[in-house]
RNA sequence: AGCGAGCCGGGCGGUCGCCCCAUAUCCUGGGGAGGAAAGUCCGGGCUCCACAGGGCAAGGUGGCUGUUAACGGCAGCCCGGAGCGAUCCGGGGAAAGUGGCACAGAAAACAAACCGCCCCAAAAGGGUAAGGGUGAAAUGGUGGGGUAAGAGCCCACCGGCGGGCGAGUAAUCGCGCGCGCAUGUCAAACCCCACCUGGAGCAAGACCAAAUAGGAGGGGACGGGUGGCCCGCCCAACAACCCUCGGGUACGGUCGCUAGAGCCGGCGGGUGACCGCCGGCCCAGAGGAAUGAUCGCCACCCGCGUCCGCGGGUACAGAACCCGGCUUACAGGCUCACU
RNA sequence: CGGGGCGUAGCGCAGCCUGGUAGCGCACCACAAUGGGGUUGUGGGGGUCGGAGGUUCAAAUCCUCUCGCCCCGA
Numbered sequence: 001a002g003c004g005a006g007c008c009g010g011g012c013g014g015u016c017g018c019c020c021c022a023u024a025u026c027c028u029g030g031g032g033a034g035g036a037a038a039g040u041c042c043g044g045g046c047u048c049c050a051c052a053g054g055g056c057a058a059g060g061u062g063g064c065u066g067u068u069a070a071c072g073g074c075a076g077c078c079c080g081g082a083g084c085g086a087u088c089c090g091g092g093g094a095a096a097g098u099g100g101c102a103c104a105g106a107a108a109a110c111a112a113a114c115c116g117c118c119c120c121a122a123a124a125g126g127g128u129a130a131g132g133g134u135g136a137a138a139u140g141g142u143g144g145g146g147u148a149a150g151a152g153c154c155c156a157c158c159g160g161c162g163g164g165c166g167a168g169u170a171a172u173c174g175c176g177c178g179c180g181c182a183u184g185u186c187a188a189a190c191c192c193c194a195c196c197u198g199g200a201g202c203a204a205g206a207c208c209a210a211a212u213a214g215g216a217g218g219g220g221a222c223g224g225g226u227g228g229c230c231c232g233c234c235c236a237a238c239a240a241c242c243c244u245c246g247g248g249u250a251c252g253g254u255c256g257c258u259a260g261a262g263c264c265g266g267c268g269g270g271u272g273a274c275c276g277c278c279g280g281c282c283c284a285g286a287g288g289a290a291u292g293a294u295c296g297c298c299a300c301c302c303g304c305g306u307c308c309g310c311g312g313g314u315a316c317a318g319a320a321c322c323c324g325g326c327u328u329a330c331a332g333g334c335u336c337a338c339u
Numbered sequence: 340c341g342g343g344g345c346g347u348a349g350c351g352c353a354g355c356c357u358g359g360u361a362g363c364g365c366a367c368c369a370c371a372a373u374g375g376g377g378u379u380g381u382g383g384g385g386g387u388c389g390g391a392g393g394u395u396c397a398a399a400u401c402c403u404c405u406c407g408c409c410c411c412g413a
Stems, first nucleotide, its partner, number of pairs: 001339002004336005010298007018032005034316001038327002041325005046201004053231003058197005063077005078091005092192002097190002099186003114132002116128004140158006159181001160179003164175004205255004215245005224238001226236003262281008299314006340412007349365004359396001367383005389405005
């Protein structure tokens, strides 16, 4: 100089307040924002509703193997690309089918001859994808042979495709064989392949008392017709009548509510993500509203002021059911590994 | 707190699904018509498609992040 990872993000003490808990209006004791509490982009717990099964549809993920409650996260590895390097970025299939490729250009893909080159006395016609020109992109590349001129037409190497053997759990890698090569690009276009996914969300949902209204559940229920995205041997609802007595709506209150995939330390397994065992700890739970102010000393920053001092300020932000990730914002500072 | 939608010219909206030319109405400007104005007719100007990054030859349109506004749920 660079490259990657982790951590802190004002400290200590005094005074006065705010919220919650402890039988708790005073007194007393305990606790009181974050690494992102944010965006709500994924995943799970929890709750209610729905659900025989199969198929279709819709959405998502995308190298491989692990990890996990689960994931689009993370770890290790594989392949390609950038960089001298540490390191960083990307990741199924274009040879199943459909479709797009504006303008320019002869042609944007079962093909095709504009200029040029060659054959032909010339024209017409024919051959030619080497060269020119257009374009983001033009039908394997380089070299040699060959030819009228050319061309995988032939050969060597590189690339590609097919199948074989070996290594590896696998992605993949190595070795040798065959095929002159048929197959432009786009799937963050439709699509194909593999795997995954029921819907809604704590304003979920449960309970309590009062008032108002008069309804709610079961049987009837075999069969029948109706409905269901489709099939259906499945499900739902269906009147009279009979039985039972609680049910619904809005407001209020209580619960859900925070002891949990929890935090700290040690030991052990694993390259690692992560896992197991032991010990210790309790750390916000409100009403949507609390989590602050001030004084002293110190740290840092800014301004004034020449040393000394004075004044101001402390990044981003801020819980509301909980948890695991990702992403985004962040003054300043510290530590470690590597080039 | 949770769920959904929208940002395109001064204003109100198309276009986005299926990527190549940004369009309509009102408003604005000039001209004509009128003695003048309005109305009308003809012509014209004006757009970082909220912002940033990515996919692609090419992005208003597809993907991701972000900012702002609106609506719904006891």

Predicted 3D model of RNase P RNA and transfer RNA as a complex of 413 nucleotides.
Model confidence (mean pLDDT): 77 of 100.
It holds a member of the Rfam family "Bacterial RNase P class A". The family's RNA type in Rfam is ribozyme.